[in-house]
RNA sequence: CGGUAGGUAAGGCUCCUGUUGGGAUAUGGGCUGUUGCCGCAAAAUGGUGGAGACACCAUGCGCCGGUUUGAACAAGACGCAUCGAACCCAAGGUGCGUUUUAACACAGCUUCACCGCCCUGCAAAGCUAAAGCUCAAACGAAUG
Numbered sequence: 001c002g003g004u005a006g007g008u009a010a011g012g013c014u015c016c017u018g019u020u021g022g023g024a025u026a027u028g029g030g031c032u033g034u035u036g037c038c039g040c041a042a043a044a045u046g047g048u049g050g051a052g053a054c055a056c057c058a059u060g061c062g063c064c065g066g067u068u069u070g071a072a073c074a075a076g077a078c079g080c081a082u083c084g085a086a087c088c089c090a091a092g093g094u095g096c097g098u099u100u101u102a103a104c105a106c107a108g109c110u111u112c113a114c115c116g117c118c119c120u121g122c123a124a125a126g127c128u129a130a131a132g133c134u135c136a137a138a139c140g141a142a143u144g
Stems, first nucleotide, its partner, number of pairs: 001140002004091001006134003011128004017123003021119003028112001029110006036067004040062001044059006075100009
């Protein structure tokens, strides 16, 4: 000197709460449950990447979430940018764009054209953050 423990925070997001403006609905809408499927998930173990710090993957406690009105946290793929990274540079993180998926299942309830549901704007609150800043421990490269 490095900094992906931690803190803070640019940026990004919206399950939940309130509210603005719209929209759909009776073989339907909404809510609840069951089963199937998808996702997340502590500790621990194994594997992969890295100089290191650490990161990702697999298994996975669950009284968790979603399921064509398509994933808040938290699904996949591709491209670009940026960070990781004091030359190049990993696993990956974040942002932008494009795009693909998890029974269009069954049952019950319903004073259903709405105080519910969907879209949109705002606020609050929450989440994410490896832009930046700060910084512990141990460890540590091409090298100044």
Predicted 3D model of a 144-nucleotide RNA (M-box riboswitch aptamer (ykoK leader)) from Candidatus Pullichristensenella stercorigallinarum. It matches the Rfam family "M-box riboswitch aptamer (ykoK leader)". A reference for the family is Ramesh et al. (2011), "Insights into metalloregulation by M-box riboswitch RNAs via structural analysis of manganese-bound complexes", J Mol Biol. Gene Ontology terms of the family: response to magnesium ion and regulation of gene expression. The family has 159 seed sequences and 1,095 matches in Rfam 15.1. Rfam describes the family as follows. M-box riboswitch, also know as ykoK leader is described as a metaloregulatory RNA that sense divalent metals and function as a genetic control element of genes related to divalent metal transport in bacteria. It was first reported upstream of the B.subtilis ykoK gene and genes with related functions in other bacteria. The coordinates come from a structure-prediction model, not an experiment, and the mean pLDDT is 82. NCBI's taxonomy places the organism under Bacteria, Bacillati, Bacillota, Clostridia, Candidatus Pullichristensenella. The RNAcentral record of the sequence draws on MGnify.